[in-house]
RNA sequence: GAUUUAUAGAGAAGAGGGGAGAGAUUAGGCUCUGAGAACCUCUAGCAACCUACUCAAAAUAUAGUUAAGGUGCUAAAACCUAACCCAAUCCCAUUUUGGGAGGGAAUUAUAAACU
Numbered sequence: 001g002a003u004u005u006a007u008a009g010a011g012a013a014g015a016g017g018g019g020a021g022a023g024a025u026u027a028g029g030c031u032c033u034g035a036g037a038a039c040c041u042c043u044a045g046c047a048a049c050c051u052a053c054u055c056a057a058a059a060u061a062u063a064g065u066u067a068a069g070g071u072g073c074u075a076a077a078a079c080c081u082a083a084c085c086c087a088a089u090c091c092c093a094u095u096u097u098g099g100g101a102g103g104g105a106a107u108u109a110u111a112a113a114c115u
Stems, first nucleotide, its partner, number of pairs: 001115001003113006013043005021032003025083005044074003049070002052065003078107001084104003089101005
């Protein structure tokens, strides 16, 4: 890096360094930022994907407990909308199609497995 599965409208801060951007891509918005962005380090915290423990003699699945370990995360719904599809349902216009609501997929991020 690829693939598979699960999750993504909840939650959670300070300090030091740094010195102008950041919020995944493209587009349009909007927001944060010299009262200090990205990024790095330390401490603290949130969460519960893996590990550990219980149900349980073994395996699988589910559920639960802890938060020591491996990660992750700590502005705003993955900041909002659009991007590809839609048989059925509803709404609007219309003349047999178009648009919207709504739904899904994809994409992105994180974890685990596998390669």
Predicted 3D model of a 115-nucleotide RNA (SAM riboswitch aptamer (S box leader)) from a Bacteroidales bacterium. It was read from a public genome assembly, where an Rfam model found it. Its Rfam family is "SAM riboswitch aptamer (S box leader)". Rfam's curators write: The SAM riboswitch is found upstream of a number of genes which code for proteins involved in methionine or cysteine biosynthesis in Gram-positive bacteria. The SAM riboswitch acts at the level of transcription termination control. The predicted structure consists of a complex stem-loop region followed by a single stem loop terminator region. An alternative and mutually exclusive form involves bases in the 3' segment of helix 1 with those in the 5' region of helix 5 to form a structure termed the anti-terminator form. This entry represents the conserved core of the complex structure involving helices 1-4.